[in-house]
């Protein structure tokens, strides 16, 4: 010039788990149960000993439990750049 990945915006598709129950009613606030795929915390062994480090494993601090909203991750388009070339 060009342009991966990653951020980041768009579209699809995306699982668990009470439409509990009380009080209020300015839509709020308490019990109890329960869920894990926002985030957030833990933790292994490669290597004999230490440190470090992970995850969809563990915890349930937050957030969730009719629909809706959100939702890891996925997959396709894009902007603007960076390695690389």
């Nucleotide at each position: 010039g060009c342009g991966c990945a990653g951020c980041c915006c768009g579209c699809a598709g995306g699982a668990g788990a009470g439409c509990a129950g009380g009080c209020a009613c300015a839509g709020g606030c308490c019990u109890c149960g329960c869920c894990g795929a926002a985030g957030g915390c833990g933790c292994a062994a490669a290597c004999u000993c230490c440190c470090a480090u992970a995850a969809a494993c563990g915890c349930u601090c937050a957030g969730g439990c009719a629909c809706a909203c959100g939702g890891a991750c996925u997959g396709c388009g894009g902007u603007a750049u960076c390695a690389a070339c």